Notes:
The prediction has a mean pLDDT of 83. A computed fold for a 71-nucleotide RNA from a bacterium, annotated as transfer RNA. Rfam family: tRNA. From the family's description: Transfer RNA (tRNA) molecules are approximately 80 nucleotides in length. The sequence was found in a public genome assembly.

RNA sequence: GGCCCUAUCGUCUAGUGGUAGGACGAUGCCCUCUCACGGCAUAAACAGGGGUCCGAUUCCCCUUGGGGCUA
Numbered sequence: 001g002g003c004c005c006u007a008u009c010g011u012c013u014a015g016u017g018g019u020a021g022g023a024c025g026a027u028g029c030c031c032u033c034u035c036a037c038g039g040c041a042u043a044a045a046c047a048g049g050g051g052u053c054c055g056a057u058u059c060c061c062c063u064u065g066g067g068g069c070u071a
Base pairs, nucleotide, nucleotide: 001070002069003068004067005066006065007064010024011023012022013021018054026042027041028040029039030038047063048062049061050060051059
């Protein structure tokens, strides 16, 4: 240099065009003499730009970051 894969809450992960979900973690409450365990609740995310579409996390293009193959 060429080609391919990949990017979703703090972390890991699901989501093949129609309300973004789960686990861990965080915070609050309950439980307890206290802590731990346990229960309930809350907050927290689609890398950036553009296109297609009535509607895009999803499809297409470019950029950026990460990974792989090859020369």